Predicted 3D model of a 479-nucleotide part of an RNA (small-subunit ribosomal RNA, 3' major domain) from a metagenome. RNAcentral holds the full RNA, with entries from SILVA. Its mean pLDDT, the model's own confidence on a scale to 100, is 86.
Context: one part of a larger RNA
This record gives sequence, C1' cells and structure tokens, in this order.
RNA sequence: UGACGGGGGCCCGCACAAGCAGUGGAGCAUGUGGUUUAAUUCGACGAUACACGAAGGACCUUACCAAGACUUGACAUCUGUAGAAUCUCUUGGAAACUUGAGAGUGCCCGCAAGGGAGCUACAAGACAGGUGGUGCUUGGCUGUCGUCAGCUCGUGUCGUGAGAUGUUGGGUUAAGUCCCGCAACGAGCGCAACCCUUAUCUCGUGUUGCCAGCACUUCGGGUGGGAACUCACGAGAGACUGCCUGUGUAAAGCAGGAGGAAGGUGAGGAUGACGUCAAGUCAUCAUGCCCCUUACGUCUUGGGCCACACACAUGCUACAAUGGUCGGUACAAAGGGUCGCCAAACCGCGAGGUGGAGCUAAUCUCAAAAAACCGAUCUUAGUACGGAUUGCAGUCUGCAACUCGACUGCAUGAAGCUGGAAUUGCUAGUAAACGCAAAUCAGCUAUGUUGCGUUGAAUACGUUCUCGGGCCUUGUACA
Repeated sequence: UGACGGGGGCCCGCACAAGCAGUGGAGCAUGUGGUUUAAUUCGACGAUACACGAAGGACCUUACCAAGACUUGACAUCUGUAGAAUCUCUUGGAAACUUGAGAGUGCCCGCAAGGGAGCUACAAGACAGGUGGUGCUUGGCUGUCGUCAGCUCGUGUCGUGAGAUGUUGGGUUAAGUCCCGCAACGAGCGCAACCCUUAUCUCGUGUUGCCAGCACUUCGGGUGGGAACUCACGAGAGACUGCCUGUGUAAAGCAGGAGGAAGGUGAGGAUGACGUCAAGUCAUCAUGCCCCUUACGUCUUGGGCCACACACAUGCUACAAUGGUCGGUACAAAGGGUCGCCAAACCGCGAGGUGGAGCUAAUCUCAAAAAACCGAUCUUAGUACGGAUUGCAGUCUGCAACUCGACUGCAUGAAGCUGGAAUUGCUAGUAAACGCAAAUCAGCUAUGUUGCGUUGAAUACGUUCUCGGGCCUUGUACA
C1' cells in the first nucleotide's frame, strides 16, 4: 500500500421488511447429469452452465456410428494431352458410382490457320483438406462484479524510502454531483449531457390515411366535395429548480407551492471506466505450435443426435363456480407478404380442398384479437373440472413422416382437490391476467425467444437482521 475480520461508523440496492403472483407436490414440454448404446457428435458447470451455442436434428443440417466407395482429392493455384459444355437412352448398384450407345457444337479475337475465356476427362507432382489437440500461445468477440461510482496522471509539497497528498474533512447528490474548507493546483478515463423512442402544442404537406359542416346515397367515407379533426413525416416550441414561500452558512442544496401536457434525471432505451475471474469461445471467424495425409481428408446409403430404473433445472397445462360449456355482441397495437400473402363464392363436421379477385402494400391480404360484456346451462361431484395416455379414421408439408413431423374427427378419459423443508420475480401502466405478431422455417417437436398492445392491482412502518456493494476508520502472526 492492499486484502481480510462472526471490528467500528456512515450510505445504497426488490437485499430484508410490507404485499402480490409463483417455483418446490401432479401430468406433459425442453435442457442437463447419470445410465444405456455400434453411435447416443461437441462445447457450456456456484453466482457468471442446465427453453444455454441451437432464430427450427425425418434426409440434408451432422461434426457421431455401421456398411459401401475415392486418393492431387468435395474446394484453390500451377503444368501437359485430349475434348466444347451439355443432353437422351441403357447395364449393375441401397446410393455414391459404373457399363455401353446416340445426339451435339456455343461465347470472344481472327479472312483463314489458329489463339483465348469457361467447363469436362486423363496423367504427374508441388499442394489441397482436417468441426483433430492446445482458449494455460493468441487476436477478435462475450459474460461477470456493475450503469456500481469509482480508476488514474502531470507539476508542486511532505517522507531516508515503500509511498502520501490531491481523491481526506463539514454539508449535499442518483453520481469523485455540486458547495465550503484545506499544500495543494490542474487534467484525463468514467458520472451527467449530446443520440433514439414516448408524453403536449405550433407550422408545413394532405394520398392509399381522415370526415366537422354541405349535397347525393345502393347506408359502406360509398360518391361529389372538404383540409377542420384523427393520423402519417418533416421542421420547430417546451422543463431550466426558471418563479414564489420556508429552511440552509448571503453556499451547494432540501421541503412545500404556483403555472404547466409534463417538475426536479418526466418515463423507457442505447451507452458498461481502470481492472477482476490464466472466466467463456481454436466448433462463427482468424491464428502460432503440435498431430493426420490411400486418412483424424472426401463421397454415399441407412442409423444416431429423439434411447430410459432414475436425479436436477427452466417452463406449459391444471386441480375449478372470480369457473366450465353453448349462443350473441364489442374494442387493439406492432409486424409479415411475389419461389409470397391469399379475398369473395362453393365442397367438407373439421384439419383442409376447389377457386381465382386484389396486392411489390397507410390501397390488397395474413386477420378471427382474446380476456371483457349480455343471455342460457352445469350445482360442488374426481364432476359438463382436468386433459395425459391409448385405439381407429383422416388432412397437409415434403423424394420420403417406421425409427422421428404437425394438425383434424370419433372414442378413451390417467395423475391432480393448491403442494414439506426450502426458494424466485416484481415498486406503476409495474406485478398478475389476456391474446396478437415476427425471426429461423418445405413442414415442425414453439409450451421457447424477441416484440406488440388489452384489462390492470396490493404494499413499502422502516434499516435490527440475511445477501451484495460504496466511502472513512481500526486490528493483523496474510501478500
């Protein structure tokens, strides 16, 4: 000087407390461990691994296994010879590949001969190739402490020196934020602000959007028309403790008030200091070294990644009446769409099929929002709760749904009556409840993820205690 203390003081955080909803019990989904297996490819392991890489494992993907094949190779550059490429039929084969036959001459330069680009076959080697190893050789990227308020430097001063001072002290703040004081005076990286979205208003522009007033109307902003309103997207205004009162040291600030759409960082996002964990990633990519080179490379078919006495993690659905079922009726936002979204109409109980209008989209379409509300029924039952499991019949995608897809109809109708110890999230348009969309994607194992709106609470006395963190101080046999 640090680190540590079941030392002290001060302070903060959904850390506790106060509340609400859960997890832990059930069934199922997904991930992991374990076990099994020819293989169940690999990575990730307290917080900071375990719906994580994977925003999509039937084939492909695919890295794993079995079998069948290739050896200048699936891919790159170079040399030589021959041929355009390519297409059709055919033999064997599970395919990769292979046997034979036929058709066939393009592009550029050039009158032609010929040359060139590209592709194919053969030959030879230089080489290719490796999701093989090492994340403890590394770059890049990332997690975490933590959006915590810290981390440092120059000059000066003090100390023999390691170092100290500044950065400590008194107040204050979300903040090393600001003020005052002070052997310090300044500065940098962080904080804040600048950026985006959102909340109010003004101006401009009105189509595909809008419809107040005026007409027409098939009653649909449908038509004429309008430029007000909503909205769209451009430019501005607006919030700064600016004003008032109190308080405070004539400070920084704090408390209350006014005006205002908004008040003290308005709300949310992006933004992550010096560093820590030899943290993670050689399987995104790149890369040193080591290793393989008729194989640890490459191609194909089939299988596996989906196994199943079990254990854990994250979720979904429930156990019902604030509910289930049936009928009626209403209100979003944000997205996607031409290899696409697919309307009307018709067929089917339905998944879906036929059909073909419109749309490269404020125009057409996915599209029905669902909880909610109104009415009827069920009457506390393992039930008209719950839907697992299983049988049969089908639909769709796709070469192909056996291993191993989703969905539909009929039948079946398991556990489960609110969950032990323990434990998680959340302070407001939040929790909880409800649906909608998108990426990936032929289809899908999505109950995941990321967004969007609808309905919309309870509670916070407080900081004794638990956990994590910041500052000062103290002890130390630790570095």